Predicted 3D model of a 1453-nucleotide RNA (small-subunit ribosomal RNA) from Capsicum annuum. The RNAcentral record of the sequence draws on SILVA. The coordinates come from a structure-prediction model, not an experiment, and the mean pLDDT is 83. It matches the Rfam family "Bacterial small subunit ribosomal RNA". Gene Ontology terms of the family: structural constituent of ribosome and ribosome.
[in-house]
């Protein structure tokens, strides 16, 4: 210090995640040992046991017991001495411990301050006289279960009580109030009481700052605010009362609700911050829950005390007793949190003269790896590279020097001995402890795990699994090759721990003061005016409040940083510096803000002359259109669509002429133009009236600038009254369109739309761009108004200023864009944003007559949403261009039978692939067995077949064969073509598809490939931030068209012979055939082009503009096809999914579908004669010839390894007859008989003959195909597979032989440039609302439950005060009574708690109800995205299953 996720890539924006640290933690797993910390964060839940305060006999009465002494028989007094402690007194208990309910508050921090109080301690000064009545214990009687009491009687005292006196204290002053205690000791003494003074701490109490949230809490207060006067209180003080006054408080957030103890510190954080507030410190508050007062120096009291309340135990049912949030503990709740231990030995408390005592404070131990620190499980050497493990290409690697082995060490460990400090204050005194720590002895002994390997993040294979099981912080991983799951074996990290989990900070500039932003991503208020606020021009004083410096005090202690010591080091302890930004006090400065004073004019404002303008309102008025009325005139349709139909018309309509009415809006001008804050504003006059720019000079003298609240204005559409109503026109009807059409389209049509008057407050109220000021290159238009120059004048030029476009530097910007009208550069001041939906929605509240409008969330969901620009693709956008793609023309295909093929179906099998184009005469260039992969049935198991090994016999020894077992294994047309090679197809024989380097943009990417022309072509030629370059294209290869050389056999025959015949001689011309060569290039001339490229004619030529054809398929798409040609990973089978053998089967048959034949006839059919090919085939073949059969054959076997023999006959065609439009002398299925052939076999199941036999079919809907010249069409010939053969099929061959092409609108594909996009799986894309289902949270909601807060009512315990005529009498007066006084009782005020009332606040729930969300394949449409098929959309308004439609007005996004 960054990283990971949005996308097909790119960049921004913006959110989620991770990497760090840290915790009183907790959970899995695991665990040698020590030191120093820490431990109920949940139930302020309830608690069984025992402990946590107590001490003092030197305050005191009594008891024993001992002695002694008088007496003695004893009991008993008395005196000293020792021990004991119920009671009395005294002092502590208010400290220490504990917990965080409460509390937003002088609680608490920090810094001051006056009107107070302090028991014990310290300093210091005084004084202590004289008296007196009493109560406990204690004995007696008594009550009661118990706790506890009740009564009568005795008694001391440092208890209590009077009197006097001092200091003190009130008060002006007379005066008045009002202490005391005494033990111990033989004594000095020293303690204790008492009144004062001072002082140390400690405590009350007042205040200034600071201190969380929330306005969907805005008003709050009645003793409340102040005064007086009176009580009170240790003290101020409405603390309390009575009176009088009406005030106090609060947008600087009062009140009210929520949540919480503060702090020092503590975790992060570079810091600023942010989040805590265990353990130690420091204040505060509490003590079952609520109320109270006594005592006392201090409380309203943790282990006092009363009364109520709830809860427990106890009980004789009458009545008592209790309070770990003190230390163990134990239940119970929670994920969690310890021992019912030791000790006063240290530190410190209390109380005592002191010994001694008490102390769950505190010292130490136990348990908890819960945390930090330290140590250790060994150290070295050792390669036969060991055995096992895991992997493998079988060679090997690799755990791994790692283990054995050798030697060395003993920290821990076990054992023996020795043994502290901490003890002060002469001695004695140690829980922790026989610890710690040192010494000797033993012997590698006693000791490693957890996580994690896919990215981020460091570390990889196997293997098992099969979208299953599972993982998983985020992205995502699993659907049969998972480095992501499980396990393994490697490795990596950390390490006596390790990982997960939860939480807090950091990264997060992701709330931004440091340190963001707002055109378009989230964001500028619809426009003003204007309050508080904040900010403010330039000069010169004042003063010193912010600012700035100095000095002083303070900011407890720890802690933090630091320095050096101390534990063997560290943790950790102790010490000493330092550090504390704040807040207070003091002095100096005077630039800067501020204050105060004066004066300037440059902001602004008045006056003052000019001048544009649809600015505002209000009154008049013209004209052209439209619709309507009334009359003519005239007569069949108008009208209205994409086409039509409702509608209107012979009851005269539309046209047309005249005439009359009404009502809205104002054509040209008119514009990128004017004005207004905005919304807006347009016919013409007329009077009122706001604002603006210009020019001069005057004059006020910062009077600005912005604005929270707050007022004002505000398109449309929407409401209310009242008008008005021409046209248009939501709804509502009616015709069409369409599956549907609640829409687009058509008729007509109400609300509205216009006026007045008073609502409503919203728009894409938009420059999506708040406002003022100041500054920062320019060119160019255009409105307003001055100047200069010029002219008789009016233009032109030249300069100013207001406003309004456009273009462009710097700059800024994520990109677009913007750019003096800023989105640059700074400054003020206001508004507004912080991930996406939920949701601009729900409560709540304010306004409205409602429609609504303003303010505003959470629960839950997701990893995204979204901006700008790339590049594809794609559109029912646009241009341009090309193809048998249309068109123009020929023939077909569908209609018929019949062949083949395919789905269906059937079946024991009908084996199997191939299914728009691009399957369907396709694998298959040939299924009767074989082929065959299918079905039945039999058979074989190392096997039908390969390697390799073993083992026997032939004497031996090689080859070669044979047999039996064993086991590696063979073997599979068994599975995956979505694991794959190869090979094909298809876009498409369409022209496109890259790359170097440069240049340009953050990039993705663009240029080059785009533009101008031109081409079959990215084919050339030009231009240009391009410049080369390879793969396609074109040529180079093949075949066909001319000719020329060369060669003549088995082919040719002009010329000479000759034959029956090119049959033979004899020729090489010509045909032919081989080979080799030429020839064509826009080369040549003319028009055009841009002086190119090229194109358009023409001449020459066998061929002319690529001569025809064919091979030849870029760089990619279809997860295209193909494990069943082959090949080939895995996975399956192994007496079978292998291999053999018979037989069926693929040939079934309602039906559909392709693709083919032959027909429907006269351009023809029969018959009979007659002429011409050109390629190919033959040796287990082709087969001539005589011959026999109507024939299919049949028999004979010449010649031929082929330019020689031979299949072989060429068909259309020509001549010549007959047939004459008929289901026929057409067709020619189908059916009988009867032969022929191939082959072991011809029933399922061939091919041909003969004779008969003669079906559908008379040219074929919607639809559709092929084809542009030697082509369609049409004739026939050959091949290959093949014993034969369903061959009409496929692939060659020739022969005769055509029509048309206007042209690019359309239809289909296919390029290129553009341009829109919300698609990139890429329009078969995406996605919107209803609607079922199923979950999930949440609003309402008749009501019910609880809780909480105030308020005023009743009822009132305890208790405190006040009041008393009642009761009573040990202290003084008096001594008879009484009375002062005191208790107590009563009565009043108050008063917790409980009743009942209305109120408000908060949560639970609640039939039934509303929307939201989320959920691989549900219904219905198809609303967006392309011009989305009706452009989308924002406001409002009406409608409609839903989306959405319309109507009005408005931005273009």
């Nucleotide at each position: 210090a960054g990283a990971g996720u949005u996308c097909a890539a790119u960049c921004c924006u913006g959110u989620c995640u991770c990497a760090g640290g840290a915790u009183g933690a907790a959970c899995a797993c695991u665990g040698u040992c020590g030191g120093c910390a820490u431990g109920c964060u949940u139930a302020a839940c309830a608690c069984a046991u025992g402990c946590a305060a107590g001490u003092u006999g030197g305050a005191u009465a009594g008891a024993a017991a001992a002695c002694a002494u008088g007496g003695u028989a004893a009991a008993u007094g008395g005196u000293a001495u020792u021990u004991c402690c119920a009671g009395u007194g005294g002092c502590a208990g208010a400290c220490g411990g504990g917990u965080g309910a409460g509390u937003a508050a002088c609680g608490u921090g920090u810094a001051a301050g006056a009107a107070c109080c302090u028991g014990c301690c310290c300093u210091u000064g005084g004084a202590a006289g004289u008296g007196g009545a009493a109560c406990a214990a204690c004995a007696g009687c008594u009550g009661g279960a118990a706790a506890c009491g009740g009564u009568u009687g005795c008694u001391a005292a440092u208890a209590c009580c009077c009197c006097g006196u001092a200091g003190g204290c009130u008060g002006a002053g007379g005066a008045g109030c009002a202490a005391a205690a005494g033990g111990a000791g033989g004594a000095a003494u020293a303690c204790a009481c008492u009144c004062g003074a001072g002082g140390a701490g400690a405590g009350g109490c007042u205040c200034g700052c600071a201190u969380c949230u929330g306005a969907u809490u805005a008003g709050c207060u009645a003793g409340u605010u102040g005064g007086u006067a009176a009580g009170g209180c240790a003290a101020u003080a409405g603390c309390u009362u009575a009176c009088c006054a009406a005030g106090g408080u609060g947008a600087u957030u009062a009140u009210c609700a929520g949540u919480a103890g503060c702090u020092g510190g503590u975790c992060u954080g570079a810091g600023a911050g942010g989040a805590u507030g265990a353990u130690c410190a420091g204040c505060c508050a509490c003590a079952c829950u609520a109320g109270g007062a006594c005592u006392g120096a201090a409380a309203c009291a943790c282990u006092a005390c009363c009364c109520a309340g709830a809860c427990u135990c106890c009980u004789a049912c009458a009545g008592g007793a209790g309070g770990g949030a003190g230390c163990a503990g134990a239940a119970a709740g929670g994920a969690a949190u310890u021992u019912u231990c030791u000790g006063c030995a240290a530190u410190a408390g209390g109380a005592g003269a002191a010994a001694g005592c008490c102390c769950g404070a505190c010292a130490a131990a136990g348990c908890a790896a819960u945390g930090c620190c330290g140590c250790g499980u060994a150290g070295a050497g050792g390669u036969a590279g060991a055995a096992g493990g895991c992997c493998c290409a079988c060679g090997a690697g690799u755990c791994a020097u790692g283990a054995a082995c050798u030697u060395c060490u003993u920290u821990u460990c076990c054992u023996a001995g020795a043994g502290a400090a901490g003890a002060a204050g002469c001695a004695a005194u140690g829980a922790a402890g026989g610890u710690a720590u040192c010494u000797g002895g033993g012997g590698a002994a006693u000791a490693a795990g957890c996580a994690u390997c896919g990215g981020c993040u460091a570390a990889c294979u196997c293997u098992g699994u099969g979208c299953a099981a599972g993982c998983a912080g985020c992205c995502g991983c699993g659907g049969u090759a998972a480095u992501a799951c499980a396990u393994a074996g490697g490795a990596u990290g950390c390490a006596a721990g390790c990982g997960u989990u939860a939480u807090c900070c950091a990264g997060a500039a992701u709330g931004a003061u440091u340190g963001g932003g707002c055109g378009u991503a989230a964001a500028g208020u619809a426009u003003c005016u204007g309050u508080a606020g904040u900010u403010g021009g330039a000069u010169u004083u004042u003063u010193a409040a912010g600012u700035u410096u100095g000095c002083c005090a303070u900011c407890a202690a720890a802690u933090c940083c630091u320095a050096g010591g101390g534990u063997u080091c560290a943790a950790c302890c102790a010490u000493g510096g330092a550090c504390a930004g704040g807040c207070a006090g003091u002095g100096g400065a005077a630039a800067c803000u501020a204050c105060c004073a004066a004066g300037c004019u440059g902001c602004a404002g008045u006056a003052c002359g000019g001048u544009a303008g649809g600015g505002g309102a209000a009154g008049a008025g013209c004209a052209a259109a439209u619709u309507u009325u009334u009359g003519g005139u005239g007569g069949a349709g108008c009208a209205g669509u994409g086409a039509a139909a409702u509608a209107c018309a012979u009851a005269g309509a539309g046209a047309u002429c005249a005439u009359a009415a009404a009502g809205a809006a104002c054509a040209c001008c008119a514009a990128u133009g004017g004005u207004g804050a905005a919304a807006g504003c347009a016919c013409u006059c007329u009077g009122c009236u706001g604002a603006g720019c210009c020019g001069a000079u005057a004059u006020u003298g910062a009077c600005a600038c912005u604005g929270a609240g707050a007022g004002a204005u505000g398109a449309a559409a929407g409401a209310u009254a009242a008008g008005g109503g021409a046209g248009c026109g939501a709804a509502g009807g009616g015709g069409a369109u369409u599956a549907g059409a609640u829409a687009c389209u058509c008729c007509a049509g109400u609300c509205g739309u216009c006026u007045u008057a008073a609502c409503c407050a919203u728009a894409a109220a938009c420059g999506a761009u708040g406002g003022a000021u100041a500054c920062u290159a320019g060119g160019u238009g255009c409105u307003g108004u001055g100047u200069g120059u010029a002219u008789c004048g009016a233009c032109c030029c030249a300069u100013g200023u207001u406003g309004u476009g456009c273009u462009a530097u710097a700059g800024c910007u994520a990109a677009u864009u913007u750019g003096u009208u800023a989105a640059g550069u700074a400054u003020c001041c206001c508004g507004c944003c912080u991930g996406a939906g939920g949701a601009g929605u729900a409560c709540g509240u304010u306004c409205g007559c409602a429609a609504g409008a303003a303010u505003a969330a959470a629960a839950c969901u997701c990893a995204a949403a979204g901006a700008a620009a790339u590049u594809g693709a794609u559109g029912g956008g646009g241009g341009c261009c090309c193809a048998u793609a249309c068109a123009a023309g020929u023939g077909g295909u569908g209609g018929a039978g019949c062949a083949u093929g395919u789905g269906g179906u059937u079946u024991a099998a009908u084996u199997c692939g191939a299914u728009u184009c691009a399957a369907a005469u396709c694998g298959a260039a040939g299924a009767a067995c074989c082929u065959u992969a299918c079905c039945a049935g039999g058979g074989c198991u190392u096997g039908a077949c390969a390697u390799g090994c073993c083992a026997c016999g032939a004497a031996u020894c090689c080859u070669c064969u044979u047999g039996a077992a064993a086991g590696a294994g063979a073997g599979g047309u068994g599975g995956u073509g979505u694991a794959u090679g190869g090979c094909u197809g298809u876009c498409a024989u369409c022209a496109g598809a890259u790359c170097a380097u440069g240049c340009u943009g953050u990039a993705a990417g663009g240029u080059c490939u785009u533009g101008g022309g031109u081409u079959a072509a990215g084919u050339c030629c030009u231009g240009c931030a391009a410049c080369a370059a390879g793969c396609g294209c074109a040529a180079c290869c093949c075949u066909c068209a001319u000719g020329u050389u060369u060669a003549g056999u088995u082919g040719c025959c002009a010329u000479u012979a000759u034959u029956a015949a090119g049959u033979u001689u004899a020729g090489a011309a010509c045909c032919c055939u081989g080979a080799a060569c030429a020839g064509a290039c826009u080369g040549c001339c003319g028009a055009u082009g841009a002086c190119a490229a090229g194109c358009c004619g023409g001449a020459g030529a066998a061929a002319g503009g690529u001569g025809a054809g064919g091979a030849u398929g870029a760089c990619g798409u279809c997860a295209a096809g193909u494990c069943a040609u082959c090949a080939u990973g895995c996975c399956c089978c192994u007496u079978a999914u292998g291999c053999c053998c018979u037989g069926g089967g693929a040939a079934a048959c309602a039906c559909a579908c392709a693709u083919g034949c032959u027909a429907c006839a006269a351009u023809g059919g029969c018959u009979g004669g007659g002429a011409c090919a050109a390629a190919g085939g033959u040796u287990c073949a082709u087969g001539a010839u005589a011959u026999c059969a109507c024939g299919a054959g049949g028999g004979u076997g010449a010649u031929c390894u082929a330019a020689c023999c031979u299949c072989a006959a060429a068909a259309a065609c020509c001549c010549a007859u007959c047939u004459u439009u008929a289901g026929u002398u057409c067709a020619g299925a189908u059916u009988g008989c009867a032969g022929g052939c191939u082959g072991u076999a011809a029933c399922u199941u061939g091919c041909c003959u003969g004779c008969a036999u003669g079906a559908a079919g008379c040219c074929g809907a919607a639809a559709u195909c092929a084809c542009u010249a030697g082509u369609a069409a049409u004739c026939a010939c050959c091949g290959g597979u093949c014993a034969g053969c369903c061959a009409u099929a496929c692939g060659a061959u020739g022969g005769u032989a055509a029509a048309u092409u206007c042209a690019u609108u359309c239809c289909u594909g296919a390029g290129c440039c553009u341009u829109g996009u919300a698609c990139a799986c890429a329009c078969c894309a995406c996605c919107c609302g209803u609607u079922a289902c199923a979950c999930u949270a949440u609003g309402g909601u008749a009501g019910c439950u609880a809780g909480c807060c105030a308020u005023g009512c009743c009822c009132a315990a305890a208790g405190u005060u006040a009041u008393u005529a009642c009761c009573u009498u040990a202290a003084c007066u008096a001594c008879a009574a009484a009375g002062a006084a005191g208790a107590g009782g009563a009565c009043g005020u108050u008063g917790a708690a409980g009743g009942g009332a209305g109120g408000g606040c908060u949560a639970a729930u609640g039939a039934c109800u509303g929307g939201a969300g989320u959920g691989a394949a549900g219904u219905c449409g198809u609303a967006a995205c392309a011009a989305g098929g009706u452009a989308g959309u924002c406001g409002u308004a009406c409608u409609g299953g839903a989306a959405g439609g319309u109507a009005u007005g408005g931005a273009u996004g």